A computed fold for a 1509-nucleotide RNA from a metagenome, annotated as small-subunit ribosomal RNA. It matches the Rfam family "Bacterial small subunit ribosomal RNA".
[in-house]
């Protein structure tokens, strides 16, 4: 990189599936080691229990145990410390995504509108007092949980005061600077405001010690500057889905105030004024969702994702609220309210794991109530150090990646077992076993880290000091710190020892056999497998992959150009809005000048780490993991460029427009008008009918139709002219006229000066139907009636008829509103027609040539899957708009808008399917077209179908009625012949190496005959009789016995071979090369003649060939020749009643061997000069003479496993073998196929004639005799051109009778006696002979065979066969009719057309109905979540008002004030109630369509001119 699936096969649109990568997985086996990460994705559901934030005694008082020291023995000092006061931290660190679409997050900026404990640095301080008040004591209250009263005390707690400016305010002024408000610097005046102390150490004063002053350092505190860290805000851009969500805002916009508040800008918050803000570039509403750095996929542009690690944000049980503080509205703080859990003594209290373990629940799923603070890193503290589930480490999981093993080398023409097998042999497979050999891993023993840097003491040496203190800095030295863990590594011994699974093998897709199953029982990602030969199920064997993992399930992204920016399309596939006018918005001519927003080029800031990727490094390699580049599409900020856009100014005329002329037109509105023609009326004329279909009928007509005259009314519509002929945007415009109107072209070049094309909403306009109001109403016609058709006919056909069609007005807004082709501008070969207009050329009018305009054909490049399409483009471009993204569900459901209603706009999902489709191709097919065959129809003969009987079948019966064959192509077929046998059914009786083969061992010697017994018989028993060779082992033959096998007409003809039927003796089928077509495929093969033929000519992008056609072989017809027995006899002899009978001959018949002959050759015409075709001559035969044999590529899973042959199943004391008797012959019944008739073209009797072709040795059998006869006796002759069957062929002709009838017609049935074969004729034979004498008098719908030696008709013969033939295959005799001609039935053949069919019409396929599931839609209600408005409510708490109660510091004049607290009141609120709604969701009797489902009813509507396009 791409594959597989729509189709009989093609291309092409399009879905749907697979190969790949990935995962915090999750499940099935299965599992040996380490390293490295990762590990509650659901219930932000509820927690038992430990731990997760403290620290500081160098801020304070105060102190019991303990250690140690003094001690006056009361007691104190240190060390240390539990509760408290104070300080600092608790606002970090950790968790985790509920919330939130929003300046929450990214990203680039801003703050002149601000804060910042701790730290750094700079400057300057750091007086003087003072009230209290926890801890503690004592009284209470309570069950707790806490709490009250009284008294004492200390601070670095608290006041209050000194002194203040570099600070804040405010007044005045000057200087500098910016961005609008203003900064920022500086002078002066005035007003306000600080502070705390501790530790260490020294000298001095005092007599010493302590202590203080005091100095020294450290820490620490005020105050203001500046950093530095964090944080607050405030903009630019960028951040999902739904318009079936379209408007929305009242503090809402914006001002004003010395207003309030904030650290700070600001409707943050008040008051007052204005009426303003936001919105289709998406406001508001809803839905989801924490945002990014990344991560995963992908060439990549994207898509998808936001676990782990990093940034930011938001949350802490739900909701509020403030309070402290530098920092909070504050996870492990306070307060209220809910809810929920726990304690209670019932009064009342306590809790908050989304820290880290753990539990219980969910759930497919996710770990230990571990170690350690040794590192890293945080809190506090001078500091040692305490605190730290932050981290560092174990632990559990194959949950990911990494890497290693499970052993290495020899080893056979190849072992056993297992599988295949064509029984030879193959495969497992150097594999193994066996021998050498090596030790990662394992066990064991023994050495053993790196991770540690500091940290405290002592020395010394510097800076520093007033100092040899402290403290600090640098150097030594001792001594001291590791959970991990005696791990990691290293080494010695043991010893192949401890270590392979798991998916998969039809096709995608790598890898193939057996055996079980038999649409079963599984599989399946797609496409499809399984209905007895399954490489697709299950299972062996063998093979592929991958590997401590393999596979399945989900998700993602990829392939998928299947949302198309990169990078798709809309004539038929899905897709141009019906048309138009036009807003916003998008694109725009040509010059020239600015400008710099877009653009482009430089430098610059940023773009965090990490991750990517390149390069080096570290773990024995990877994995990890360090370092260093380079990148990080992006945004700002400087300068620069100036072409193209854009923006401003000026100008231009080609593009748009406008003027002016003459012309075209069913363009359009509104009045009038005209004639034809249909119906009606009225009046004449006439009479029996009209009308109307395929044929009819309903209908109208004697009360006078239909015809026809003639006058009258009323309505729509406007023939000819009319033309792929105008005109309009499009729907649409047709008879004249006249008024009003729009628009287009074409000519002139004055004018204007880009005004332009498009168009999203928007408005308008828009064929029929249809709806309202009033009208109108001739004809035409839904609905309805009624006639027909029909199975039925609610259809087509016929008669009739209402709305409607027509006006007015108003609605309705669709359509196959189509060129299924949006609209504009430019470019790209021609030809031809035709409308208008103009020009040229001529005197002119045509005609002819040129221009523009508009409509047609045809074609060339070029596009297209084809088709086709082509200056009227589907070609090449640019602009702009609509629309599409598999079929079905469906244009439906909701929802909303229009609409008086039909409805019409907008426009889904659930479940469903592996396809639906578009173009072309070969078939098939059609109640399409053309052309042509064929006893296919027509002409004709004779028949079948009725009748008896005969055969076969089907049914039915049966013990069994063996089996098979089923439309032509089953059915007198297999069967050319079932009494036994055949036989294969059935019933009884036997039998088991067998009836039959071949063999192997063991064993007899026969096996057979033949008597005798039982027996139905097959066999049993028994008696008698009886083998050959030999090298003497033993063969061979032959029985019994055993064991291999045998045997099956047992199944599968859908598992086969052979062989056969049939389309069809039809003219067909096909290849090679070449050409055309992306391709199936065409083409040859068609086309134009002709033929029985793809016969054979011409023609032709074809040329050639191969199977079929035909020929070449039999056979028949004519003639020569060869040759005459058994055939023949002309002559010649002999001969008979007769006879080739005899000599003889070979002419002739005839046999049977060679050749001949017929080729459209020859001769006329027709044709294209051809092929041929018509007529002809000749000739025995004339156009393949007449007959056969011969049967292309296929077809029809045709038929046949019972012909033979075979795979594979089944049976083996029976489904083999044997025998007896049945049966296959049954009979109410239906069908096929004959025979025989029904009569006179005949029957019956008598005479007379002429075949041909076959058969015969277990045979055909003469003559003779015997019998009416069938047939016996006998047996001449014949192994056949010789004899015989055998003759009389028969019909035919000749003469006789019968004379129209159930007959002298038929000859069934049935009774009697007989032949004959054969072991046997009873079930069951066939023949005689006598008697009998049914049916039937020519056969209904229907139906079959024949075109000449044919049809009908007559009789021989033969195979089968012991007998037995109307069957069957064969031979002759006699011996016809008609063919007009192809319109119709059948079947075929070519060429051509439509097709939704390709199992190809016996095909496809539609809609109700019925039955089952499934998923929605409505529904009276019903039961929840979200939210909006009212009005009520009012917990905490800030704030504000009061504060008669209470009140230390301050101030007093002592009265008091100032000041401050409680209460109370009140604004503004959270839960909660109450109306009244929206949204949204379960459910819900019943209801309505949808969708799948095997074989259900019922019509057939669509596909062929699908029978009505």
């Nucleotide at each position: 990189a791409g594959a597989g699936u729509u189709u009989g096969a093609u291309c092409c649109u399009g879905g749907c599936u697979c190969a790949g990568a990935a995962c915090g997985a999750a499940c099935g086996c299965u599992g040996g080691c380490g390293g490295c990460g990762u590990g509650c994705u659901u219930a932000a559901u509820a927690c038992a229990u430990g731990c997760a934030a403290g620290u500081c005694g160098a801020a304070c008082g105060a102190u019991g145990a303990g250690g140690u020291c003094c001690u006056u023995c009361g007691g104190g000092g240190c060390c240390a410390u539990c509760a408290g006061u104070g300080g600092c931290g608790c606002a970090c660190g950790g968790g985790u995504g509920a919330g939130u679409a929003a300046c929450a997050c990214g990203u680039a900026a801003g703050c002149a509108a601000u804060c910042u404990a701790c730290c750094u640095u700079u400057c300057g301080g750091u007086u003087c007092g003072g009230g209290a008040u926890a801890a503690c004591a004592c009284c209470g209250c309570g069950a707790a949980a806490g709490u009250g009263g009284u008294g004492c005390u200390a601070a670095u707690a608290c006041c209050g005061u000194a002194u203040g400016a570099u600070g804040u305010c405010g007044a005045a002024g000057a200087g500098u600077c910016g961005c609008a408000u203003g900064g920022u610097u500086u002078u002066u005046c005035g007003a306000c405001c600080a502070a705390a102390g501790g530790g260490g150490g020294c000298c001095u004063c005092u007599u010493u010690a302590c202590a203080a002053u005091g100095c020294u350092u450290c820490c620490u505190c005020c105050g203001a500057g500046a950093g530095a860290u964090g944080a607050g805000c405030u903009u630019g851009c960028g951040u999902c889905c739904c318009a079936u969500u379209a408007g929305c805002u009242u503090g809402u916009u914006g001002g004003u105030g010395a207003c309030g508040g904030u650290a700070a800008c600001g409707g943050c918050g008040c008051a007052c004024c204005a009426a303003g803000g936001c919105c289709g570039a998406g406001a508001u509403g809803g839905g989801u969702a924490g945002c990014c750095g990344g991560c995963c996929u992908g060439a990549g542009a994207g898509g998808g994702u936001g676990a782990a690690c990093g940034g930011c944000c938001a949350c802490a049980c739900u909701g509020g609220a403030a309070c402290u503080g530098a920092g909070a509205c504050a996870c492990g703080g306070u307060c209220c309210a809910g809810a929920c859990u726990c304690c209670u003594a019932c009064g009342g209290g306590a809790g908050g794991c989304a820290g880290c373990a753990g539990u219980a629940g969910g759930g497919a799923a996710u770990a230990u109530u571990g170690g350690g603070c040794a590192a890293u890193g945080g809190g506090c503290g001078a500091a040692a150090g305490c605190c730290u589930g932050a981290c560092c480490c174990a632990g559990c999981a194959a949950c990911g990646c990494c890497g290693c093993g499970u052993g290495a080398g020899u080893g056979a023409u190849g072992a056993a077992g297992c599988c295949c097998u064509u029984c030879g042999g193959g495969g497992u497979g150097u594999a193994a076993a066996g021998c050498u050999c090596u030790u990662u891993u394992g066990c064991u023993c023994g050495g053993g880290a790196a991770g540690a840097a500091g940290g405290u003491u002592u020395u010394g040496g510097g800076a520093g000091u007033a100092a040899c203190a402290c403290g600090c800095c640098c150097a030594a030295a001792a001594c001291u710190u590791g959970a991990c863990g005696g791990u990691a590594c290293c080494g010695g011994g043991c010893g192949a020892a401890u270590a392979a699974g798991c998916c998969c093998c039809g096709g995608c897709u790598a890898a193939c056999u057996c055996c079980g199953u038999g649409c079963c029982a599984g599989c399946a990602g797609c496409c499809g497998c399984g209905g007895u030969a399954a490489c697709a199920c299950g299972g062996g064997g063998g093979g592929g992959g991958c590997a401590a993992g393999c596979g399945u399930u989900g998700u993602u992204c990829g392939g998928a150009a299947u949302u198309a920016c990169u990078g798709g399309g809309c004539g038929u596939a899905a897709a141009g809005g019906g048309c138009g006018c036009g807003u916003a918005g998008g694109c725009g001519g040509c010059c020239g000048c600015g400008u710099a927003a877009g653009u482009c080029g430089a430098a610059u800031g940023u773009g965090g780490a990490a991750u990517g990727c390149c390069g080096u490094g570290g773990c024995u390699c990877a994995a990890c993991c360090a370092c260093g580049g380079a990148a990080c599409g992006g945004c700002g900020u400087u300068c620069g460029a100036a072409a193209c856009u854009g923006c401003a100014c000026g100008g231009c005329u080609u593009g748009a427009g406008u003027a002016u002329g003459g012309g075209a037109g069913a363009g359009g509105a509104g009045a009038g008008u005209g004639g034809a023609a249909u119906u009606c009326c009225c009046a004449g004329u006439g009479u029996a009918g009209c009308g109307g279909u395929g044929a009819a009928a309903u209908g109208c007509g004697u009360a006078g139709a239909u015809a026809u005259u003639g006058g009258g009314a009323g309505g729509a519509a406007c023939a000819u002219c009319u033309g792929u002929g105008g005109c309009g945007a499009a729907g649409g415009c047709g008879g004249c006229u006249c008024u009003c109107u729009g628009g287009a072209a074409c000519a002139u070049a004055a004018c204007u000066g880009a005004c332009g094309c498009u168009g999203a909403g928007g408005c308008g306009c828009g064929a029929a139907a249809g709806c309202g109001u009033g009208g109108g109403g001739a004809g035409c016609a839904a609905a309805c009636a009624g006639g027909a058709u029909u199975a039925g006919a609610u259809a087509c056909c016929c008669u009739g008829g209402u709305a409607g069609u027509c006006c007015a007005c108003g609605c309705u807004g669709u359509a196959a509103a189509c060129g299924a082709u949006g609209g504009g501008c430019a470019c790209u070969a021609g030809g031809u027609g035709u409308a208008g207009c103009g020009g040229g050329a001529u005197c002119u009018a045509c005609c002819c040539c040129c221009g523009c305009u508009g409509u047609g054909c045809c074609g060339g490049a070029g596009c297209u899957a084809a088709c086709g399409c082509a200056u009227u483009a589907a070609g090449u471009g640019c602009c702009c708009c609509g629309c599409c993204u598999g079929g079905g569900g469906a244009g439906u459901a909701c929802g909303u808008a229009c609409g008086c209603a039909a409805g019409u706009a907008u426009g889904a999902a659930a479940c469903u399917c592996a396809a639906a489709g578009g173009a072309a191709u070969u078939g098939a097919c059609g109640g399409g077209g053309g052309c042509c065959c064929g006893c296919a129809c027509a002409a004709g003969c004779g028949g079948u179908g009725g009748a008896g009987c005969a055969u076969g079948u089907g049914g039915u019966u049966u013990a069994a009625u063996u089996c098979g064959a089923c439309g032509c192509a089953a059915c007198g077929c297999g069967a050319a012949g079932a009494a036994c046998c055949u036989u294969a059914c059935c019933u009884g009786g036997g039998u088991u190496u067998g009836a039959c083969a071949u063999u192997c061992a063991a064993u007899c010697g026969a096996c057979g005959g033949u008597c005798g017994u039982c027996g139905a018989a097959a066999g049993g028993c028994g008696g008698c009789u009886u083998c050959c060779c030999u090298u003497c082992g033993g063969g061979g033959c032959g029985g019994u016995u055993g064991g291999a096998c045998a045997g099956g007409u047992g199944c599968u003809g859908c598992a086969u071979g052979g062989c056969u039927g049939u389309c069809g003796u039809c003219a067909g089928c096909u290849c090679g090369u070449g050409u055309c077509g992306u391709g199936a495929g065409a083409u040859g093969u068609u086309g134009g003649g002709u033929u029985a033929a793809g016969u054979c000519c011409c023609g032709c992008a074809a040329c050639g060939a191969g199977c079929g056609c035909a020929a070449c072989c039999c056979u028949u017809a004519c003639c020569c020749u060869u040759a005459g027995u058994u055939g023949c006899c002309a002559a010649c002899g002999g001969g008979u009643c007769a006879a080739g009978c005899c000599g003889g001959g070979g002419a002739c018949u005839c046999u049977a061997g060679g050749g001949g002959a017929a080729c459209u050759g020859c001769c006329g015409g027709u044709g294209a000069u051809a092929a041929a075709c018509c007529g002809g001559a000749g000739g025995a035969a004339g156009g393949u003479g007449g007959g056969g044999a011969u049967g292309a590529c296929g077809u029809c899973a045709a038929g046949u496993c019972c012909u033979c042959a075979u795979g594979g199943c089944c049976c083996u004391u029976a489904u083999g073998c044997c025998c007896a008797g049945g049966g296959c012959u049954a009979c109410a019944c239906a069908c096929g196929u004959g025979c025989u008739a029904c009569a006179a073209u005949g029957g019956c009797c008598g005479g007379u004639a002429c075949a041909a072709a076959g058969g015969g040795a277990u045979g055909c059998a003469a003559g003779a005799c015997c019998g009416c006869g069938a047939g016996g006796u006998g047996g001449a002759g014949c192994c056949a051109a010789u004899c015989c069957c055998a003759a009389a062929a028969a019909a035919a002709c000749c003469g006789g009778u019968c004379u129209c009838a159930g007959u002298u017609c038929g000859g069934a049935u049935u009774g009697g006696a007989g032949u004959c074969u054969g072991c046997a004729a009873c079930u069951c034979g066939a023949c005689u002979c006598u008697a009998u004498g049914a049916a039937g008098u020519u056969g209904g719908a229907a139906u079959c065979g024949c075109u000449a030696g044919u049809a009908a008709u007559c009789g021989c013969g033969g195979a089968u066969c012991a007998g037995c033939a109307u069957g069957c295959c064969g031979c002759g005799g006699u011996g016809a009719a008609u063919a007009c001609g192809u319109u119709c039935c059948c079947g075929g053949g070519c060429c051509u057309u439509g097709u939704a069919c390709a199992c190809a019409c016996c095909g496809c396929c539609c809609g109700u109905c019925a039955c089952a599931c499934c998923a929605c839609g409505a529904a009276a209600g019903u039961c929840g979540a979200u939210u909006g408005u009212a009005c009520u409510a009012g917990a905490a708490g800030c704030c504000g008002g009061u504060g008669a109660g209470c009140u230390a510091a301050c101030c007093u004049u002592c009265g008091g004030g100032a000041g401050g607290c409680a209460g109370c009141c009140g604004u503004c609120c959270a839960a909660g109630g109450u109306a009244c709604g929206a949204u949204u969701g379960g459910u819900g009797a019943u209801u309505g369509g949808g969708g799948u489902g095997a074989a259900g009813u019922c019509g057939u509507a669509a596909c062929a001119a699908g029978g009505u396009a």